[in-house]
């Protein structure tokens, strides 16, 4: 340094890369070819179990070249099963998932990007330090709600 194993920690805009662009070498030039590398999602935000199932929420930046194409995967959808809730039990019904109604309204929360800089590298490019703004949605505050049948029970 390198491999092997255990342990702990992080990590779902997650991991990869042959289409594509880009740098290099071979090679003085020019066409081509052929090697070798670099790019190829910026944070939020999200798991009841179990099966399926793919273009699984939100908004920034950027807009020649991008977060373009491909592929595996996935806290999303659906179904079933379990639970919350609907004045108390049960069914069913209906909406949700343990903070456990949807909808309306008002609220507060970011990082690249931009600018200075440091370090690797022939290069494309990486990596990290410091300034400086802005988001939606989930959240959070308010509003606003709910059966149908039967039984209890006052």
């Nucleotide at each position: 340094g390198a491999c092997a194993a255990a342990u702990u920690u992080g990590u779902a805009g997650c991991g990869c890369c042959u289409g594509a662009a880009c740098c290099u070498u071979a090679u003085c030039a020019u066409c081509a070819u052929a090697g070798g590398g670099u790019u190829g999602a910026c944070g939020a935000g999200g798991a009841a179990g179990g099966g399926g199932u793919u273009u699984a929420u939100c908004g920034a930046a950027a807009g020649u070249g991008u977060u373009c194409g491909g592929c595996g995967g996935g806290u999303g959808c659906c179904c079933c099963u379990c639970g919350g809730c609907u004045g108390c039990c049960u069914a069913c019904a209906g909406u949700c998932g343990u903070g456990a109604a949807a909808g309306c309204g008002g609220g507060a929360c970011a990082a690249a990007a931009c600018c200075a800089g440091a370090g690797a590298g022939c290069a494309a490019u990486c990596u990290u330090u410091g300034g400086c703004a802005c988001a939606a949605a989930c959240c959070c505050c308010g509003u606003c709600a709910a059966g149908u049948a039967g039984g209890a029970g006052a």